[in-house]
RNA sequence: CGCUCAUCGAGACCGGUCGAGGGACAGGCCCGAAGACACCGGGGCAACCUGUGGAAGGUGGCUUUUCCACUGAUGUGCCAACUCCUGCGACGGAUGCGAUCCGUCGGUAGAUGAGUC
Repeated sequence: CGCUCAUCGAGACCGGUCGAGGGACAGGCCCGAAGACACCGGGGCAACCUGUGGAAGGUGGCUUUUCCACUGAUGUGCCAACUCCUGCGACGGAUGCGAUCCGUCGGUAGAUGAGUC
C1' cells in the first nucleotide's frame, strides 16, 4: 500500500516560530497579513485501544462473544464550519410536464481506530 470490521449531528484553545496560501480531490461556500495552513511548547476533549467491575449468551468447565458502568497512569486520535455542503442512485414534496429547488434513505470517496497478509 491492500483487505476486513467499527465509528464519523456531540466534545475540546492558548502562547511562540514562519510567512501565503488553506479547508483530501472537483464544484460551491468558507478560513486567511487583525497572520490562516504547517511546526514547536503547554492545555484540553473523547474513549478506538488499556485496566476494573457487572449482566446476558455460549461451553461439561476454562477459553471466549456481546452489552453496560467506572477509569485515563498508558498507545493512538482529535480540538473552525455535520466528514463544511454536494458529487452516484432510489423515494417523497414544490411545478400541469420538464428543467430546477427542498427533504429522507442507501451508496461512493475520505478520516480515525482495531485486526490481518